The prediction has a mean pLDDT of 82. A computed fold for a 75-nucleotide RNA from a Bacteroidia bacterium, annotated as transfer RNA. The same sequence occurs in records of 2 taxa. Its Rfam family is "tRNA". Gene Ontology term of the family: triplet codon-amino acid adaptor activity.

[in-house]
RNA sequence: CGGGUAGUGGCGCAGCCAGGUUAGCGCGCACGCUUGGGGUGCGUGAGGUCGCGGGUUCGAAUCCCGCUUACCCGA
Numbered sequence: 001c002g003g004g005u006a007g008u009g010g011c012g013c014a015g016c017c018a019g020g021u022u023a024g025c026g027c028g029c030a031c032g033c034u035u036g037g038g039g040u041g042c043g044u045g046a047g048g049u050c051g052c053g054g055g056u057u058c059g060a061a062u063c064c065c066g067c068u069u070a071c072c073c074g075a
Base pairs, nucleotide, nucleotide: 001074002073003072004071005070006069007068010027011026012025013024020058029045030044031043032042033041051067052066053065054064055063
């Protein structure tokens, strides 16, 4: 320098190809119930401007362009 993959709550991931209602799941966290207390179990809740910037569109996590970070391959 070229190519590929990935970036989504604190952590691990799905959703993207094929645009559409409030962006979900597990773990974790807070609260409540349960218990003598804890754990387990059950319920409720908080937490995301979907890596950054721009474009297309009535509408973008999703399509397009540029950039950036990590990893892999090649030179």